A computed fold for a 144-nucleotide RNA from a Frankiales bacterium, annotated as c-di-AMP riboswitch aptamer (ydaO/yuaA leader). Lineage of the source: Bacteria > Bacillati > Actinomycetota > Actinomycetes > Frankiales. The coordinates come from a structure-prediction model, not an experiment, and the mean pLDDT is 76. It was read from a public genome assembly, where an Rfam model found it. Rfam family: c-di-AMP riboswitch aptamer (ydaO/yuaA leader). Gene Ontology terms of the family: cyclic-di-AMP binding and regulation of gene expression.
RNA sequence: CACCCUGCACAGCCGGGGACAGGAGCGGGGGACCCACACGUCCCACCGGUCUCGCGUGCGAGACCUCGGGGUGAAGCCUCGCGAGAGGCCAGGUUCUCCGACCUGAACCCGACAGCUGACCCCGCAGGCGUGAGGAGAGGACCC
Numbered sequence: 001c002a003c004c005c006u007g008c009a010c011a012g013c014c015g016g017g018g019a020c021a022g023g024a025g026c027g028g029g030g031g032a033c034c035c036a037c038a039c040g041u042c043c044c045a046c047c048g049g050u051c052u053c054g055c056g057u058g059c060g061a062g063a064c065c066u067c068g069g070g071g072u073g074a075a076g077c078c079u080c081g082c083g084a085g086a087g088g089c090c091a092g093g094u095u096c097u098c099c100g101a102c103c104u105g106a107a108c109c110c111g112a113c114a115g116c117u118g119a120c121c122c123c124g125c126a127g128g129c130g131u132g133a134g135g136a137g138a139g140g141a142c143c144c
Base pairs, nucleotide, nucleotide: 004023005022006021007020025125026124027123028122029121030120035115048065049064050063051062052061053060054059055058068113069110070109071108072107076089077088078087079086080085090105091104092103093102094101
């Protein structure tokens, strides 16, 4: 970002919807030169944890993990605290702007690894809240 278009066998026919597939568009990640980072010069070594396998026994391959690093996102920084947490700065939201007030500052992913980056490659296109109606099931309390 979170929409649009197309297709879609069989089942009596028609229509709509869903799933699925494709397209367009939008959003995200990876990915050259140059630039940035690094850099007095040269050489060498190292570059998280566990397990398994192989072999030339310290090296290679594979699998898993996350403490390093990275990604989506507003969800970061500082101080105090053993911790839970608290406070502050700052950031996000409340129909267009401002003030005020209120609320939020999560969660997940990659898996030792990634600066930018054209071509190229990959991924996503959701989720949530409220009101009303109907149905089903479970549990608890009280009394006997």